Context: one part of a larger RNA
Molecule: small-subunit ribosomal RNA, 3' major domain
Organism: Phycisphaerae bacterium
RNA sequence: UGACGGGGGCCCGCACAAGCGGUGGAGCAUGUGGUUUAAUUCGAAGCAACGCGAGAAACCUUACCAGGUCUUGACAUGAGAUUGCCGCUGCGAGAGAUCGCAGUUUCUAGGGCAACCUAGACGAUCUACACAGGUGUUGCAUGGCUGUCGUCAGCUCGUGCCGUGAGGUGUUGGGUUAAGUCCCGUAACGAGCGAAACCCCUGUCGUUAGUUGCCAGCGCGUCAUGGCGGGCACUCUAACGAGACUGCCGGCGUUAAGCCGGAGGAAGGCGGGGAUGACGUCAAGUCAUCAUGGCCUUUAUGCCCAGGGAUGCACACGUGCUACAAUGCCCGGCACAAUGCGACGCAAGACCGCGAGGUGGAGCAAAUCGCAAAAAUCCGGGCCCAGUUCAGAUUGCAGUCUGCAAUUCGACUGCAUGAAGUUGGAAUCGCUAGUAAUCGCGUAUCAGCUACGACGCGGUGAAUGUGUUCCUGAGCCUUGUACA
Numbered sequence: 001u002g003a004c005g006g007g008g009g010c011c012c013g014c015a016c017a018a019g020c021g022g023u024g025g026a027g028c029a030u031g032u033g034g035u036u037u038a039a040u041u042c043g044a045a046g047c048a049a050c051g052c053g054a055g056a057a058a059c060c061u062u063a064c065c066a067g068g069u070c071u072u073g074a075c076a077u078g079a080g081a082u083u084g085c086c087g088c089u090g091c092g093a094g095a096g097a098u099c100g101c102a103g104u105u106u107c108u109a110g111g112g113c114a115a116c117c118u119a120g121a122c123g124a125u126c127u128a129c130a131c132a133g134g135u136g137u138u139g140c141a142u143g144g145c146u147g148u149c150g151u152c153a154g155c156u157c158g159u160g161c162c163g164u165g166a167g168g169u170g171u172u173g174g175g176u177u178a179a180g181u182c183c184c185g186u187a188a189c190g191a192g193c194g195a196a197a198c199c200c201c202u203g204u205c206g207u208u209a210g211u212u213g214c215c216a217g218c219g220c221g222u223c224a225u226g227g228c229g230g231g232c233a234c235u236c237u238a239a240c241g242a243g244a245c246u247g248c249c250g251g252c253g254u255u256a257a258g259c260c261g262g263a264g265g266a267a268g269g270c271g272g273g274g275a276u277g278a279c280g281u282c283a284a285g286u287c288a289u290c291a292u293g294g295c296c297u298u299u300a301u302g303c304c305c306a307g308g309g310a311u312g313c314a315c316a317c318g319u320g321c322u323a324c325a326a327u328g329c330c331c332g333g334c335a336c337a338a339u340g341c342g343a344c345g346c347a348a349g350a351c352c353g354c355g356a357g358g359u360g361g362a363g364c365a366a367a368u369c370g371c372a373a374a375a376a377u378c379c380g381g382g383c384c385c386a387g388u389u390c391a392g393a394u395u396g397c398a399g400u401c402u403g404c405a406a407u408u409c410g411a412c413u414g415c416a417u418g419a420a421g422u423u424g425g426a427a428u429c430g431c432u433a434g435u436a437a438u439c440g441c442g443u444a445u446c447a448g449c450u451a452c453g454a455c456g457c458g459g460u461g462a463a464u465g466u467g468u469u470c471c472u473g474a475g476c477c478u479u480g481u482a483c484a
Base pairs, nucleotide, nucleotide: 001484002483003481004480005479007478008477009476010475012473013472015468016467019431020430021429022428023427026322027321028320029319030318031317032316033315034313035312042053043052064308065307067305068304070302073131077130078129079127080126081125082124083123084122087104088103089102090101091100092099093098106121107120108119109118110117111116133297134296136295137294138293142291143290144286145285146284147282149280154193155192156191157190158189159188160169161168162167173184174183175182199274200273201272202271204242205241206240207239208238209237210236213232214231215230218229219228220227245268248262249261250260251259252258324424328383329382330381331380332379333378340371341370342369345364346363350359351358352357390421395416396415397414398413399412400411401410437460438459439458440457441456442455443454
């Protein structure tokens, strides 16, 4: 100087408390361990691995396994020689990769009537090599990227001063703040990286603009609809501005920084959210995104192929979904969104089918057309507390769709079947407001889908706390130490 303490002081955080909803019990989905296996590819391992890499494993992907092939190779550059192949078409063998046979036989320039000859380009084959190749190994050789403490308020430097020195001071102290934020004091005076601000979204208003958006007033038309003329007020769209700064008033405070209350205001003391992550810690993670040193391999640890596997199942754990019902379930009826996506596409009206879906194809590169029905809500009716008109697992049969192909191993539909489950032990998680809870919608990936996942969007919309004794994790000061 640090680190540590079941030492002390101050302080903060959904850390506890106060509340709301869960997990742990059930069924299923998904990941992991274990086990099995020819293989069940590899990685991730307390928090910070386990719906993680994977934002789509039937083939492909694919790295794994058994089998069938190839050896300058699927891919790159170079040397020599040969040649017009290659490709395409047809036939045969084969699971295919591939192999065999037959047919066809590149371009440019010059010469030639032509066959053809010469030169060049392009390509192919062969040869023995240099080499290619490796998702082989080392993340404890590395770059890059990332997690975490933590959006915590810290981490340092120059000069000066103090100390033999390590080092200290500054950065401590008194206040204050979300903050090393600011003020005051001060052997320190300044500065940098962080904090804040600058950036984006959102909340109010204005200006500009008015189609594909909108419709107040006027007119036309329809069973009906901004459908049409017209208009740009309003909503909205999207660019530029205004607005919030403790600016104003009162109180407290050291006349300070600031704190409390109030006015005005759409918004008030950081208005809400996002992006943004200091010096460093964990030899944290990744050699399988990529790059890369060393090592290993070279008729194989490389390459191609069809098939299987990664989906196996006595079990154990994590993360979720659906429930156990009446604040509910079922049937009928009527409403109200936002984000997005669409040409290899989205697909309306119509018709067929109980339905998944099919036929057909208007319109739309989309503020114009389509996906598109929002759902919870509300209104009316039924059920009457039961393993039920709850719940839907499992299984049988019949189908639809995608795709070369749904057996291992897809999703969906109809009929039948109708399991466990009556609120969950010890324990444990999330959340402080448009939040939790609850309801649906969209997108990426994508032929299809195992999405109940991930990332977004809006609808309805609470309760509790104004405390810091305790648990836990941080920060500052101080103290002890036989630790570094």